[in-house]
Context: one part of a larger RNA
RNA sequence: CUAGGCGUAAAGCGUAUGUAGGCGGUUAGACAAGUCUGUGGUGAAAUCUCCUGGCUCAACUGGGAGCGGUCCACGGAAACUGUUUGGCUUGAGUGUGGGAGGGGAAGAUGGAAUUCCUGGUGUAGCGGUGAAAUGCGUAGAUAUCAGGAGGAACACCGAUGGCGAAAGCGAUUUUCUGGCCCAAUACUGACGCUGAGAUACGAAAGCUAGGGGAGCAAACAGGAUUAGAUACCCUGGUAGUCCUAGCUGUAAACGAUGUUCACUAGAUGUGGGAGGUAUCGACCCCUUCCGCGCCGACGCUAACGCAUUAAGUGAACCGCCUGGGGAGUACGGCCGCAAGGUUGGAACUC
Numbered sequence: 001c002u003a004g005g006c007g008u009a010a011a012g013c014g015u016a017u018g019u020a021g022g023c024g025g026u027u028a029g030a031c032a033a034g035u036c037u038g039u040g041g042u043g044a045a046a047u048c049u050c051c052u053g054g055c056u057c058a059a060c061u062g063g064g065a066g067c068g069g070u071c072c073a074c075g076g077a078a079a080c081u082g083u084u085u086g087g088c089u090u091g092a093g094u095g096u097g098g099g100a101g102g103g104g105a106a107g108a109u110g111g112a113a114u115u116c117c118u119g120g121u122g123u124a125g126c127g128g129u130g131a132a133a134u135g136c137g138u139a140g141a142u143a144u145c146a147g148g149a150g151g152a153a154c155a156c157c158g159a160u161g162g163c164g165a166a167a168g169c170g171a172u173u174u175u176c177u178g179g180c181c182c183a184a185u186a187c188u189g190a191c192g193c194u195g196a197g198a199u200a201c202g203a204a205a206g207c208u209a210g211g212g213g214a215g216c217a218a219a220c221a222g223g224a225u226u227a228g229a230u231a232c233c234c235u236g237g238u239a240g241u242c243c244u245a246g247c248u249g250u251a252a253a254c255g256a257u258g259u260u261c262a263c264u265a266g267a268u269g270u271g272g273g274a275g276g277u278a279u280c281g282a283c284c285c286c287u288u289c290c291g292c293g294c295c296g297a298c299g300c301u302a303a304c305g306c307a308u309u310a311a312g313u314g315a316a317c318c319g320c321c322u323g324g325g326g327a328g329u330a331c332g333g334c335c336g337c338a339a340g341g342u343u344g345g346a347a348c349u350c
Stems, first nucleotide, its partner, number of pairs: 003322004007304002012318001014201004021194003025088007033081002035077007042069001048066007091191001092188004096183004103177007110154001115149007125136002162169002206247006215241002220236004258317006266295001268293009299306002323350003332343004
């Protein structure tokens, strides 16, 4: 490379936007590049295959035919692909009217709790554990009441529930702002899908600078445990955790399942909408669209299981895999302040 694959055996980029490229709805006409077809040319000789002749045979050799092409020219066909012209509305989008939401950014506000400070009451313990001790406390702790300070997080609602591309998002409220769903249709008229590079976003930890620091807490110290205990348990405790501006770019970044489209039994629960039935009205019930779950037929699967939210049946495009170790290492390149990231081998060995 071919081929077969990628939920769990090796294998889906963390996620999106999008360049090149690849692929692309329906209808009519034109062209004839691809495509199909006819004719002609060419495809040297030798070699090769077949037929046949000459050396006594064979090797060898003479003759004839064949084989051999993304080939060239001219003529023709027009279904399909392509190019082009003109239409169409189902794909896609815009508008109208409604709707739900922890989607995002900035600001303001609030109560509970922890800690600390001040004052009151009050007295000998508190705390902690399997049991203890370190620790705190007669310089008055713990407990309790009142007042104050400050930081971080938002109980209940809360859900198998909602939103977001993913990471993720949860007190209340204001401003700004993105996306989504439904209904009826008006408009544009294929404007679409995917996407190598590229760009943007990207938990936690970490880094730089400046703030902040209540609680928690790597490191560290002490007390225990133990044969030891650089741990698990306890008392403390610094980075950090928080904010602002930058960097880093990784995770079991998981549904371990790329994106998009179409098709293929149902049952049940739930979130958002619309219509109908019913009713005084709201529920209930029925239909339908969009999500999120659970069960399950066909089918698939090595099995487990998946099953209209597919791992079924097909189509388009991208990424990736090819025995284990060595190794996600070395070297080189690129990126980074660093930590390191990314790309990524070989020898050797089983």
Molecule: small-subunit ribosomal RNA, central domain
Organism: metagenome